The part of an RNA shown here (large-subunit ribosomal RNA, domain V) has 584 nucleotides and comes from a Candidatus Nomurabacteria bacterium. The prediction has a mean pLDDT of 82. Lineage of the source: Bacteria > Bacteria candidate phyla > Candidatus Nomuraibacteriota. Rfam family: Bacterial large subunit ribosomal RNA. Its family is annotated with ribosome and structural constituent of ribosome in the Gene Ontology.

[in-house]
Context: one part of a larger RNA
């Protein structure tokens, strides 16, 4: 070199588990003052559900009252009927006495009295009265019946006992006792309801999260036609304006700054005057506009029309923009003409859904009314997540699951070098003089690839993450030993620079630490790569599950680069590699 054996694990992004962190979609558990039901408690009603009395309040029958405007003898309820009622069965009248009143009467009781009163008629008056029917208002009385309330009762209903049923806690039957039309229970209906269901809790996003944002409108970015992105840079809108229009039309104007001069008067007020020339203005933002106007002032008015609309612009679609002409009937002007709002580009919301107006429509009904649809007109949306998912909706998971992703984050690479760290240039000053023995502002220019970052390019069908122990191995920009230049090097000690990588490079105490800090040593206690070198080499003290406390935070489930306890570290080497050792 070759094979073989016994070892060792650095490698094979090693094996094992379609990563449990992270994000994306979905699910599940859990919280509540998310939404929207349900269970269960409860309120009324109604049935099961009966009797009786007493109040109160309603209805009805019967009976006895009751009714005033002014005129009119007068307290006239309305219609009708009527010339005759009533009266020894007791009439006016008188006395006591009750009711009611509008205080004048009206109506009853009882005694007395012992024959007469009222009506028609006349007269007032919308209506004429005696008597008779039949009604209406207000009230009293019986009677009948509803309701509510209270008591009473027992008969349903229920609940005990005790006897029986060959009888057993549960059925039945008798009886007896409580309680009772009440509870119980069945339907309807308010309320309370996370007890318990079903669900929602957008997206963008140099990784999620907070935060900002999501329609419109101007300007840049936009590459001289139009569009044209970014958590690009910069503003604005969600209106106003009707009586003093900020609209129409017709006339007529021209700002604003500067300079001089002039009482009060000043930087700025009214005046004259000359020069520049739109720098003023424009309802509201930026932008194009704009001068006999699109800015300003006045007259007169309502076109801030009603029915259409050739043509266009503009677009994926649905909206959107301009628009001449016709026609009606109108404003202002002498007229030509101009007028279908505002100088122009923001001032905004689709369908459904109810609701209103109009309307020779349709269906339906109906004595007429009405209903429901159709077409026209209009209003009701921070439907702002603005092409509006529903009429209706928050959260938490470290108890977590499932699908996937290196499309996208933590670690480590890798790219970049702002930040680091070293170096170099100018060379103001410092150094007693003197920039350059040393040290160097203000600057400018490089290198490494060791911090802290950007980026998200391998790897989420796993690349195990801090420190520490064992072992190591390489760089040098050298701490230490070496050699050498310079010096504000006398010697010694030192400063600084070059060469120089053979070799060396500390033990405790705190801490989980690297780190630092102390204590004592040392020639010296040097900086870094090595997946911040090594966990198929070990530890596991910390970080970073699952339990618990605190503290704060939350209504609450839970939360916390906050603090505390405690908390499984697999894996029998196949192959590269390395070690010994035998053999050939």
């Nucleotide at each position: 070199c070759c094979u073989g054996c016994a070892g060792c694990u650095a490698g094979a992004c090693g094996a094992a588990a379609a990563g449990a962190c992270c994000c994306c979609a979905g699910a599940a558990g859990c919280u509540u003052u998310a939404c929207u039901g349900u269970a269960a408690u409860u309120u009324g009603g109604u049935a099961u559900u009966g009797a009786a009395u007493a109040u109160a309040c309603g209805g009805g029958u019967g009976c006895g009252u009751u009714g005033c405007g002014u005129a009119g003898c007068a307290u006239a309820g309305a219609u009708g009927g009527g010339a005759g009622a009533c009266u020894u069965u007791g009439a006016a009248g008188c006395a006591c006495u009750g009711a009611u009143c509008u205080c004048g009467g009206u109506u009853g009781g009882u005694g007395u009295g012992g024959a007469g009163u009222c009506g028609c008629c006349a007269g007032u008056g919308c209506a004429a009265u005696a008597c008779c029917a039949u009604c209406c208002u207000a009230c009293g009385u019986u009677u009948c019946u509803g309701u509510a309330u209270g008591u009473u009762c027992u008969a349903a209903c229920c609940u005990c006992u005790u006897g029986g049923g060959a009888g057993a806690a549960a059925c039945c039957c008798a009886a007896g006792a409580g309680a009772g039309a009440c509870a119980g229970u069945a339907c309807c209906u308010g309320a309370u309801g996370g007890a318990c269901a079903g669900u929602u809790u957008c997206g963008g996003u140099g990784g999620g999260g907070c935060g900002c944002u999501g329609u419109c409108c101007u300007c840049c970015u936009a590459a001289a036609a139009a569009g044209u992105a970014a958590c690009g840079g910069a503003g604005g809108a969600g209106c106003c304006u009707a009586u003093u229009a900020a609209g129409g039309u017709c006339g007529c104007c021209u700002a604003g700054g500067c300079g001089c001069g002039a009482a009060u008067g000043g930087a700025a007020a009214c005046c004259g005057u000359g020069c520049c020339g739109a720098u003023a203005g424009u309802g509201u933002a930026a932008u194009g506009g704009c001068a006999a106007a699109a800015g300003g002032c006045g007259g007169c008015u309502u076109g801030a029309c009603u029915g259409u609309g050739a043509g266009u612009c503009g677009u994926a679609c649905a909206u959107g923009a301009c628009a001449a002409g016709c026609a009606g009937g109108c404003g202002c002007g002498a007229a030509a003409g101009c007028g279908g709002a505002g100088c122009a580009u923001a001032g905004u919301g689709a369908a459904c859904c109810g609701a209103c107006g109009g309307u020779c429509c349709g269906c339906a009904u109906u004595a007429g009314a009405u209903g429901c649809g159709g077409c026209c007109g209009a209003a009701g949306a921070u439907u702002a997540a603005c092409g509006g998912a529903u009429a209706a909706a928050a959260g938490u998971u470290a108890c977590u699951c499932u699908g996937g992703g290196g499309a996208u984050a933590a670690c480590a690479g890798g790219c970049u070098g702002g930040u680091u760290u070293c170096g170099c240039c100018u060379a103001a000053g410092a150094g007693u003089c003197c920039a350059a023995a040393u040290c160097g502002a203000c600057g400018g220019c490089g290198a490494a690839g060791u911090u802290c970052g950007g980026c998200a390019c391998c790897u989420c069908g796993a690349u195990g993450u801090c420190g520490g122990c064992u072992c190591a191995u390489c760089u040098u920009a050298u701490c230490c030993c070496g050699g050498g230049g310079c010096u504000g090097g006398a010697g010694a000690a030192g400063g600084u620079c070059c060469c120089a990588a053979a070799g060396g490079u500390a033990u405790g105490g705190c801490u989980g630490u690297u780190c630092g800090c102390c204590a004592u040593u040392u020639a010296a206690a040097a900086a870094g790569g090595u997946a911040c070198g090594u966990g198929a080499g070990c530890u596991g003290g910390g970080u970073u599950c699952a339990a618990a406390c605190c503290g704060u935070c939350g209504u609450g489930a839970g939360a916390c680069a906050g603090g505390u306890u405690g908390g499984u570290c697999u894996u029998a080497a196949u192959c590269u590699g390395c070690u010994g050792c035998a053999g050939g």